Predicted 3D model of RNase P RNA and transfer RNA as a complex of 433 nucleotides. The prediction has a mean pLDDT of 77. Rfam match: Bacterial RNase P class A. About the family: Ribonuclease P (RNase P) is a ubiquitous endoribonuclease, found in archaea, bacteria and eukarya as well as chloroplasts and mitochondria. Its family is annotated with dimeric ribonuclease P complex, tRNA processing and ribonuclease P activity in the Gene Ontology.
Parts: sequence; structure tokens; C1' cells
RNA sequence: CGAGCUCGGGAGGCGGCCGCAGCGUGCUCUAUUGCGUGCGCUGAGGAAAGUCCGGACUCCACAGGGCGAGGGUGCUGGCUAACGGCCAGGCGGGGUGACCCGACGGAAAGUGCAACAGAGAGCAGACCGCCGAUGGAGCCGGGUCUCCGACCAGGCUCACAGGCAAGGGUGAAACGGUGGUGUAAGAGACCACCAGCGCUCGGGGUGACUCGGGCGGCUCGGCAAACCCCACCCGGAGCAAGGCCAAGCAGGGACAGGGCUGCCCGUCCGCUACGUCCCAGGUGGGCCGCACAGAUAGAUGGUCGCCGCGUGCCUCCAUGGCACGAACAGAAUCCGGCUUACACCCGAGCUCGCGAC
RNA sequence: GCCGGGGUAGCUCAGACGGUAGAGCAGCUCACUCGUAAUGAGCAGGUCGUCGGUUCAAGUCCGAUCCCCGGCUCCA
Repeated sequence: CGAGCUCGGGAGGCGGCCGCAGCGUGCUCUAUUGCGUGCGCUGAGGAAAGUCCGGACUCCACAGGGCGAGGGUGCUGGCUAACGGCCAGGCGGGGUGACCCGACGGAAAGUGCAACAGAGAGCAGACCGCCGAUGGAGCCGGGUCUCCGACCAGGCUCACAGGCAAGGGUGAAACGGUGGUGUAAGAGACCACCAGCGCUCGGGGUGACUCGGGCGGCUCGGCAAACCCCACCCGGAGCAAGGCCAAGCAGGGACAGGGCUGCCCGUCCGCUACGUCCCAGGUGGGCCGCACAGAUAGAUGGUCGCCGCGUGCCUCCAUGGCACGAACAGAAUCCGGCUUACACCCGAGCUCGCGAC
Repeated sequence: GCCGGGGUAGCUCAGACGGUAGAGCAGCUCACUCGUAAUGAGCAGGUCGUCGGUUCAAGUCCGAUCCCCGGCUCCA
């Protein structure tokens, strides 16, 4: 100098003028919590968003136990009110690297799935291929005998029986890899090394895990974001929850059980209407919940000047001048997270490459 | 604001149990007819809303995102 990685911060600043919302206060109007007007203070975000998790809060007559069903989470240790969040670590994968990503328990508990292709797809299989030792068939010459024939051993051929799974081929996936021994050809059939699995011993670590040694059968595959198993967690509904006041109307019907679902036990409430549900009717108001922004569909804006940032043009360059641009988005009960959207700027640390000293 | 449901051919909907997606109507061609309709035969038409992940394989399973639809006041 170029290319990148991680973490943190900002989301233009100041002033004038005109506006908006809430609160406080002064003045005016006959009075009020009303109307008008003046002054002062306060007034969006890192995501206010998606509503994906976890809580606070409220109601459900507080929800106890067992079996089941349903839902969720899923390496380890810690943090936290709690969490599917955060921090650190382990393992696996990616990158030259800084670093990044991972729904990352169990497939020798069981059930199941694998289309098409292929010979064979799960205690697999033989299409091409290799062999044909052994048995069979044919031919050749030889030996023995009871000599048209039978028997015996040998050689050659066939590829009929059969053997093999090394190689080819199919597939996402074909039952370890390399070398050797062996064989008719071959093969963990056997041997050495390597990879992997299981058991076991020792060392390190709180742990996930890891390092080293020994033994074993020789290989025992994939999918659980398929059912499932294991461990842990979960009562439901939601501020339109819910409480109080006011106004207004027209009642009628069904039901004995209910407390998230099934069964059992226990407990509480209710058991003939002050309960639950349905139909009909009325209302479309106020206050609380509700906030040091804050609610009746919802205020937080506009403009001008100066400064700052980026880009382009003018000028040989700097200074300077002119023009343009500045994202995503906007509270509605409140918090802690996650995820998603986002122009640009600043700071810190680090990596790789090239060059110079 | 809170809570649910859905997005598949031009339209209305199946398929949801992973294995190469269908039905009816509409469209096109042919036959029948003097001609049209009806009928019969055939054909075409799909990034399964979008993106990513799991898997050999995704309309289907999982996550994120976009869009559409519905319900929810109080008093009795």
C1' cells in the first nucleotide's frame, strides 16, 4: 500500500421562525376537570418491527398425586427472575490465516424408509468378467488285462456342472485401505502397517472430552428437522387481561357439574338459578390498570442559516467555489432476549499478500 | 393491540403417510353437425408465495420472511 476478520460506538450538530402532543402554571370568560391565550418543562428506536421465546401483571372457585396423551428443549460447565438467551470450553466442518458455522443425546432397544438405475439395497448379490484345481464331455498318444472292449495315469480343448468377488459397470449409498502370502482363480482365508468399532487398564480435566498401552472379533453403513427411546421442562388464557362508575333494553331456552385434555385418587367451589352455555335485546360513554413520551385510530413535524460527512464538476494540485445526496424505520401494558431490515461514519485489536529499510 | 387459519394450473380445490403433482371448470386441436351448443377423443398449461436448512431425494419435515383472510368491547 492492497485485501480481509473480529469487537465496540454513532445514526448528523448548533441556532432562528412556524407548528403538534402531554403535564404544570398565569390571565380572560358567570362557574366547573370547559373554551381561548401567554410562559415553562418533557416528547421514538437500535431495531419501537416480526410476535419467535422467556417473565412481570390480571383473571380462570390457586392448578395436589399416579398412569397416559400433547407440546418443547437436547455436547459440557457457568451466568440469569426465567429462557430455545449469553459467556467460556469440548467435538465436527469450512477458510492460507485472523476467524466463521453447527437442532451437536441415542441407529449393537424396537418398528420403519431408501424412488429410478442396478445382478444385488440390509443377516445383499453375480450382468460383464476371472477360473474351471475337482466333477463332466470331446480329442491325442501311452500302459495293463480276459485285447471289437474295459480300466489306469498323463497332455490338450470345451466352458456343462461349479467356484470367485480382485477388476468393470449401476447408484446418493455396494459389507474397510495399502502391500504381501496364498490359490485354478480369488477372498481378512492368513500376515504386516493404517483407519474405524467394542471392551479394558493407566494419566490429564469439575465435565463434555482427550493422551497412551493391551485385548478382541475382523468392518459391524445412512436417516430420529421418520415413528420412537432416554434425560429435563411445561395448568390455561391474555391489557380487547381485568376492576369501578354511568346510561340503556326484553326476555327466552338448555344443563349438573366445574377447576386445559383421558382414566383413577384426593381436595375446593356449586348443586334448581345471584351458576355455565346458546338465541334475542341494549350500549358503542368515563375512570383505573397506564408509565419522568404516551393514547377517543394514535403527537414527536416543516423551513431557513452556519458547521460537519460523502460524491461529482470548475482549477495543473492543495486551498476554495458550485451542485447533489444522507438509510432502515416509527412507540400503544411493561421488561429480558432472539430474528429480520438498514445509506454511511468513527474507534480498537488482529490476519494474509506485496514492496522498502 | 392480542389470538387463529391459509398461499398448489387462468379459476375452485385435492395431494400433507418424504420417492419425480392431480381432479372439475376454462383454453387449444380433431371428430360429430348445414352451422353452433352439447357430447366424444386428444393436447398444452405448475420456479407448490419467497429464501435457507435436514435428507440420496422436500409440495410434504424444520427455520426465517412476504402476502391474504377470520375472530376478540362492555351490560344483561